[in-house]
RNA sequence: AGAGUUUGAUCCUGGCUCAGGAUGAACGCUAGCGAUAGGCCUAACACAUGCAAGUCGAGGGGCAGCACUAGAUAGCAAUAUUUUGGUGGCGACCGGCGGAUGGGUGAGUAACACGUAUGCAACCUUCCAUCUACUGGAGGAUAACCCGUUGAAAGACGGACUAAUACUUCAUAAUACAUUUUUACCACCUGGUUUUAAUGUUAAAGAUUCAUCGGUAGUUGAUGGGCAUGCGCAUGAUUAGCUAGUUGGUAAGGUAACGGCUUACCAAGGCAUUGAUCAUUAGGGGUUCUGAGAGGAAGGUCCCCCACACUGGUACUGAGACACGGACCAGACUCCUACGGGAGGCAGCAGUGAGGAAUAUUGGUCAAUGGGCGAUAGCCUGAACCAGCCAUGUCGCGUGAAGGAAGACAGUCUUAUGGAUUGUAAACUUCUUUUGUCAGGGAAUAAAGUGAGUUACGUGUAAUUUAUUGCAAGUACUUGACGAAUAAGGAUCGGCUAACUCCGUGCCAGCAGCCGCGGUAAUACGGAGGAUCCGAGCGUUAUCCGGAUUUAUUGGGUUUAAAGGGUGCGUAGGUGGACAAGUCAGUCAGUGGUGAAAGGUUACAGCUUAACUGUAACAUUGCCGUUGAAACUUCUUGUCUUGAGUGCAAAUGAGGUAGGCGGAAUGGGUUGUGUAGCGGUGAAAUGCUUAGAUAUGACACAGAACUCCGAUUGCGUAGGCAGCUUACUGGGAUGCAACUGACACUGAGGCACGAAAGCGUGGGUAUCAAACAGGAUUAGAUACCCUGGUAGUCCACGCAGUAAACUAUGAAUACUAGCUGUUUGCGAUACACAGUAAGCGGCGCAGCGAAAGCGUUAAGUAUUCCACCUGGGGAGUACGUUCGCAAGAAUGAAACUCAAAGGAAUUGACGGGGGCCCGCACAAGCGGAGGAACAUGUGGUUUAAUUCGAUGAUACGCGAGGAACCUUACCCGGGUUUGAAAUACAAUCGAUUGUAGUGGAAACACUACUUCCAGCAAUGGCGAUUGUGUAGGUGCUGCAUGGUUGUCGUCAGCUCGUGCCGUGAGGUGUCGGCUUAAGUGCCAUAACGAGCGCAACCCUUGCGGAUAGUUGCUAACAGUAUUAGCUGAGGACUCUAUUCGGACUGCCAUCGCAAGAUGUGAGGAAGGUGGGGAUGACGUCAAAUCAGCACGGCCCUUAUGUCCGGGGCGACACACGUGUUACAAUGGGUGGUACAGCGGGCAGCUACCGGGUGACCGGAUGCUAAUCUCUCAAAUCCACUCUCAGUUCGGAUCGAAGUCUGCAACUCGACUUCGUGAAGUUGGAUUCGCUAGUAAUCGCGCAUCAGCCACGGCGCGGUGAAUACGUUCCCGGGCCUUGUACACACCGCCCGUCAAGCCAUGGAAGCCGGGGGUACCUGAAGUACGUGACCGUUACAGGAGCGUCCUAGGGUAAAACCGGUGACUGGGGCUAAGUCGUAACAAGGUAGCCGUACCGGAAGGUGCGGCUG
Repeated sequence: AGAGUUUGAUCCUGGCUCAGGAUGAACGCUAGCGAUAGGCCUAACACAUGCAAGUCGAGGGGCAGCACUAGAUAGCAAUAUUUUGGUGGCGACCGGCGGAUGGGUGAGUAACACGUAUGCAACCUUCCAUCUACUGGAGGAUAACCCGUUGAAAGACGGACUAAUACUUCAUAAUACAUUUUUACCACCUGGUUUUAAUGUUAAAGAUUCAUCGGUAGUUGAUGGGCAUGCGCAUGAUUAGCUAGUUGGUAAGGUAACGGCUUACCAAGGCAUUGAUCAUUAGGGGUUCUGAGAGGAAGGUCCCCCACACUGGUACUGAGACACGGACCAGACUCCUACGGGAGGCAGCAGUGAGGAAUAUUGGUCAAUGGGCGAUAGCCUGAACCAGCCAUGUCGCGUGAAGGAAGACAGUCUUAUGGAUUGUAAACUUCUUUUGUCAGGGAAUAAAGUGAGUUACGUGUAAUUUAUUGCAAGUACUUGACGAAUAAGGAUCGGCUAACUCCGUGCCAGCAGCCGCGGUAAUACGGAGGAUCCGAGCGUUAUCCGGAUUUAUUGGGUUUAAAGGGUGCGUAGGUGGACAAGUCAGUCAGUGGUGAAAGGUUACAGCUUAACUGUAACAUUGCCGUUGAAACUUCUUGUCUUGAGUGCAAAUGAGGUAGGCGGAAUGGGUUGUGUAGCGGUGAAAUGCUUAGAUAUGACACAGAACUCCGAUUGCGUAGGCAGCUUACUGGGAUGCAACUGACACUGAGGCACGAAAGCGUGGGUAUCAAACAGGAUUAGAUACCCUGGUAGUCCACGCAGUAAACUAUGAAUACUAGCUGUUUGCGAUACACAGUAAGCGGCGCAGCGAAAGCGUUAAGUAUUCCACCUGGGGAGUACGUUCGCAAGAAUGAAACUCAAAGGAAUUGACGGGGGCCCGCACAAGCGGAGGAACAUGUGGUUUAAUUCGAUGAUACGCGAGGAACCUUACCCGGGUUUGAAAUACAAUCGAUUGUAGUGGAAACACUACUUCCAGCAAUGGCGAUUGUGUAGGUGCUGCAUGGUUGUCGUCAGCUCGUGCCGUGAGGUGUCGGCUUAAGUGCCAUAACGAGCGCAACCCUUGCGGAUAGUUGCUAACAGUAUUAGCUGAGGACUCUAUUCGGACUGCCAUCGCAAGAUGUGAGGAAGGUGGGGAUGACGUCAAAUCAGCACGGCCCUUAUGUCCGGGGCGACACACGUGUUACAAUGGGUGGUACAGCGGGCAGCUACCGGGUGACCGGAUGCUAAUCUCUCAAAUCCACUCUCAGUUCGGAUCGAAGUCUGCAACUCGACUUCGUGAAGUUGGAUUCGCUAGUAAUCGCGCAUCAGCCACGGCGCGGUGAAUACGUUCCCGGGCCUUGUACACACCGCCCGUCAAGCCAUGGAAGCCGGGGGUACCUGAAGUACGUGACCGUUACAGGAGCGUCCUAGGGUAAAACCGGUGACUGGGGCUAAGUCGUAACAAGGUAGCCGUACCGGAAGGUGCGGCUG
């Protein structure tokens, strides 16, 4: 100090989360020791038991109990009984002092409670210190004890006796108190201090060991308290008014003292937006935690203060209390009881129960420190000091150290004969002994006190001698011996965040702080190995601060992210121009007091170190006083004019209010002309019209709005304002510089204004038009469109108070480059130009900004004031309150829920956005499909099985280039299990083979006969059987993969390096203009180049040359045969097959800068890529294929393997795709006849001959092929016939007979002959192919193959067209641009109702509870007052009793507030796959949104006004 998380990526805003520190903690796992600190945070809940406050006999009477002395009796004695308060002492009692300290707790309290600083001239103070004075008489009681009465007890009562340092009284008396008087001084008001004088009042106690200790009245001090005041110290305004002793005065009472503290009377005040009152919460501080600090949070332990003591009230005593271990009363609770009545108060120390996640021993000692009493010794002390329990925290120590590689074994991983890791780790060798165990020694803390002595002197002090006092503790510490001996775990390992692999699991189980992991290869779950971090601890949970500048004083923002009030005026408040003088409140400086101690910081010191502790200094940022300074702010005084205002002048404008006037249009009315439609729409219909519309002319009427001018124009604070004119009236700007002299700026509350819609009353109503009605559209259409139409729109007077009331930009002042347009002034003769002031606009520098952008009209630089914001949703909702006639407005939450929501910009994709361009994309044509029959594929259905895959384009004559068996993967049945085939090892056997037979559908099983090689042998080879590793699988996953393929698309695109621009994603290049088939080129250019694609290079075809010449060819020469290149021969030709040339817009003309385009151009075989092919960029579709092959993982292993027979893949109501044949005359039939090319052939092609109508058969020959053969091409052409019909078209289907292949043609082959002769007469919507040797049409060949379901596929040649104006439209694509809420990218996203489940919440008839207040009734104890017939005193002193006032408590009543619950009900949130629509995002298919009103299942629609987001 930061990090993760919104996006495809980016920057920003913004929330959520994490890493750190801390704790009186708790929980989980684990645990060796010591030191030290801490230890009921919850129930101020209830408490058994013990202890926690006593002491004094030197105050007193006494004497129960104990001890002693003395005496008596019994007894020898021990001893027993008994007497004497005689002694030590002392229970109980009277009396004194102390029980008001110490200790506990934090309920209450928002307060002078606390903190701090002052004041008391308004006060008290036992014990202590100091000083002064005094201490003389008298008297009467009473407790105890004793005797009785009563009660269960607690206790109560009566009688009699008695003492005091108990009580009463007399005397004396002041520097005391009271009244009057007097002197001087002082002060903050009342006054205070001091000096006099007079009068009046008031006191005492004794004890003793003779040293002393007390007692009374006062003075001063100290200590402790009391009171008052300033400042500081929670939250809520959805708490705005509160208050009758209330505020003040007079008088009196009361108090230690002031005071409404109390009472009577008088006045009507007092507090409060600088937050009263009320409600909720809470002890406060020193300090503690955190933080860089400022702050934020906390207040346990320790210290100070306060409050409380079962709850509430009350007083008494006392110096001090309204009293924790005192009293009285009331209440609740517990206990005892003889039922009549009594007792009690752990928030003291231990301890118990309860509550709770959770917090200790019913310990020791007064040795020390401190306290009470006492003359002392001493007694008491759960204060205190110690010990016990607890890893609760902090600190320290240890669990060993050095060496040691065969890098051991085992484990884990692996590419597995091997390697890596665990790991110097272990073993092993040497060493040490903190700790531990055992055995010895053994503290300081005791400074001192006490008892008894001694010495000194100043007679109560010091020194000194001796004796004695230690709980902790035989502890700390120390010495010796033994021996590595007694001692390591926890969490984590996807990123943040240090640390990685294997196995298991398979959106399951589970993890998770956030993002998120898990659906068969999980570094994220569980286990293991390894690693990392800390370590006697480690993690988790909870809470606080930090990070968070995420409440921002330090230190944030408000155009678009959350956020500027709709606008003005203005109160309080805040802030405020220039000069001079004064003052010193703020401010600054010096100084004094205080800021307790502890704590903190620094230094030093003491415990072996440290924590801890001690000493010193500093800090304690504060408050108060005092002495100064005088710049700034305040204040006072005086002056000024520049801020502000006034005046004068001439202009300006849709500024406002009221009145008058005007024309056009619209509508209806009257009337004329005129006739059949009008109107309306995408198209229609509803509607109007022969009762005369629409159209057109005239006349009069009504209401509303003001064309052109008109504009980034003008005016106004905003809303807003537009015909002309009159009256009244407001403002700003300019010029002049006459007047005032800071009069200013802002502005919480407040007041006023405030579009449209809306409301009330009364008018008015032409148009338009929510609602409504009808017609259309549509799946529906509560809409868009059309025809009507009511509120309303208009006016007057009221209300309402909101808008995208927007410049989404508050007001004011100053400063900071310019250029340009325009309005109104000034100046000037001026319609040029330039200047200046105030407006309204555009561009732009610096600067700012996340960017878009803003930029003298700031979103720049500064100052002042106001308003507002703090994640999204819930929600501008609920409740409450205020306002309103209502609609509603204003104010304005929470529970719950999510990890985002959002802004700007980028790249894509998309658009029922735009521009440009291309393509058989459309158009123009030709021929088809869709109708028929058949073939074939698919779906569906069926089936034992109809194996599997392919499914928009990019599946469907596809895998399959050929299913009768086989294939074959499917079904049924029968066999088999190391298996049909391969391989290793072990054991056994000797075969293998051949022949024959039996059963069987076959596979297979069984039977008989025959039969190995090498070597002497061991053994080896080979083969079989058995067994073990393994085989095998067309089983799954194409969403684990390789390879291959389809498609976009042969579309022109896709990128890179360097540079430049941008915070960045990215951009530029690749855009623009022209051009091209093309990102093909040219020009331009912050780009310059390059790569993959395009093109070219390759093959083929078209022309020519060269070379070569058999099996091809034959022009010339020769020969044979008549059919012939058949032969000799030849390379000329064709051809074959190798190579070269040729075409490049090269030339010409026109256009153009160029690239290039154009031309019936030339030349040329070919002309603008000559035709065709191969060739397929980056990528897209998780496209296809695990069934071609390969391959990871999973699955089966007497079966999902394998063999065999049969069946199925060929089914058939139906639907679709692709084809074939047709429907005929451009044709069919018969006969004749001409011309190819590509290819194939030995299990083959077969000439030729013979047979058969034919398929074909029987012979026979050539050819392993430019040689032989398939092989006669067909359409064509020439004749004849048919004559428009279901035909001499068409050939399906069926019958019969055959041929061929094959083990076998039933399911299920092809072909032949004869016969039969179906549908079909050119095909709806729709749709396909094709631009030239193309379409169309004609035949031929080949692969597969025994044969063939081939009409399919792949090739070959023959004949051989039509049309293209053109790019508006459909489809697809490319480039540029635009919008976007899409990025899985429009097959996207997304809204609302309804239905289901869950959750929290509002309302609600009511029901229950709580605290507070008010009124009334009652009212204990108690103070005060009154009375007092009874008691009683020397004295009616005093008292009992009774009464009055006040009051705790109780009761009654009506309200308010708060909380819980509640049938039912309202909306809200959340939830992989529900329903209805499609409102929004693109022009989202009617642009959207805001306010308002009405309507509608729902999103929503429509009207009016507004905004551009």
The RNA shown here (small-subunit ribosomal RNA) has 1509 nucleotides and comes from Candidatus Darwinibacter acetoxidans. NCBI's taxonomy places the organism under Bacteria, Clostridia, Candidatus Darwinibacteriales, Candidatus Darwinibacteriaceae, Candidatus Darwinibacter. The prediction has a mean pLDDT of 84.